A computed fold for a 153-nucleotide RNA from Bifidobacterium simiarum, annotated as FMN riboswitch aptamer (RFN element). The RNAcentral record of the sequence draws on Rfam. The organism belongs to Bifidobacterium, within Bacteria.
RNA sequence: UGCAAGUUUCAGGGAAGGUGCGAUUCCUUACUGGCGGUAAACCGGCGACCGGGAUUCCCAACGGUCGGUCGGCAAGCCCGCGACCCGCGUCAUGCGGCUGAUCCGGUGAGAAUCCGAAGCCAACGGUCAAAGUCCGGAUGAAAGAAACGAGGU
Numbered sequence: 001u002g003c004a005a006g007u008u009u010c011a012g013g014g015a016a017g018g019u020g021c022g023a024u025u026c027c028u029u030a031c032u033g034g035c036g037g038u039a040a041a042c043c044g045g046c047g048a049c050c051g052g053g054a055u056u057c058c059c060a061a062c063g064g065u066c067g068g069u070c071g072g073c074a075a076g077c078c079c080g081c082g083a084c085c086c087g088c089g090u091c092a093u094g095c096g097g098c099u100g101a102u103c104c105g106g107u108g109a110g111a112a113u114c115c116g117a118a119g120c121c122a123a124c125g126g127u128c129a130a131a132g133u134c135c136g137g138a139u140g141a142a143a144g145a146a147a148c149g150a151g152g153u
Base pairs, nucleotide, nucleotide: 003151006148007147008146009145010144015029016028017027018026030133031132032122033121034081035080036079037078042072043071044070045069046068047066048065049064050063051062076120077119085097086096087095088094102118104116105115106114124136125135126134
C1' cells in the first nucleotide's frame, strides 16, 4: 500500500392562505429533491509554452494560455440502483415482475450534463373531501458512505 470473512456507525427533504358543515387532500401562491455513475462549468496540483525578470548574461518571484495531465466538486426529470407495490420461495439470505418526469434558445468541434427561459414528476394504506409537503407501517428496511479488520505480500 492493496485485499477476504466479519464488526461498528451513519444513511430523505418540504406550507401558508382562501372556500367550505367538513380539506395541512380542492383552489391560489409557495416549497422539497435518496444512492452510485457520467460531466465542456467552477476550484486546485503538476507539466508544456508565452510573457516577465532582461537596456550585459543567467535564474527566481509574478502573470497568461493549453482540443496537456491528475485530483476535487457539480443532474429530481441521461444511465443504473434502492425504497414502495405484485407474484413465488427459503430455517434464513432470496428470485422474478412492476417502478414517475424535458423541452426550447444560447455558446461550442462536441451539450442528457454548462448558461438562460419555460415546463414536468413524485409508492402504498389512512382521512367528514381527492395528499410529493399531514398521519401510519417506519425507533423499520435499504441503494450505499465512512471507519475498523486476523493474516499474507